[in-house]
RNA sequence: CUUAUCCAGAGUGGCUGAGGGAACAGGCCCGACGAAGCCACAGCAACCAGGCCCGAGUGCCAAGGUGCUAACUCCUGCCCAGUGGGGAGAGAUAAG
Repeated sequence: CUUAUCCAGAGUGGCUGAGGGAACAGGCCCGACGAAGCCACAGCAACCAGGCCCGAGUGCCAAGGUGCUAACUCCUGCCCAGUGGGGAGAGAUAAG
């Protein structure tokens, strides 16, 4: 850079100790009943690799490579619409 997906799903313990929710702004929220980080174990799922069916699919199995495990990608920001919603942009993940 291209393509696909992003309202589903899944957490405990140890070390540590004050921040965190990508960046900026505005909100809202999480946090000493322990944030972020690191480690261990556990779990989630089907992008890639693998297996099965031969009714070949929007299928089933499956965790090897990644990824993930508060809140829709926490919400909004630009355009259309105008209680709702759609699109764009940005971001994340995968494959190339």

The RNA shown here (SAM riboswitch aptamer (S box leader)) has 96 nucleotides and comes from a soil metagenome. The RNAcentral record of the sequence draws on MGnify. It matches the Rfam family "SAM riboswitch aptamer (S box leader)". Rfam links the family to the GO term regulation of gene expression. The prediction has a mean pLDDT of 83.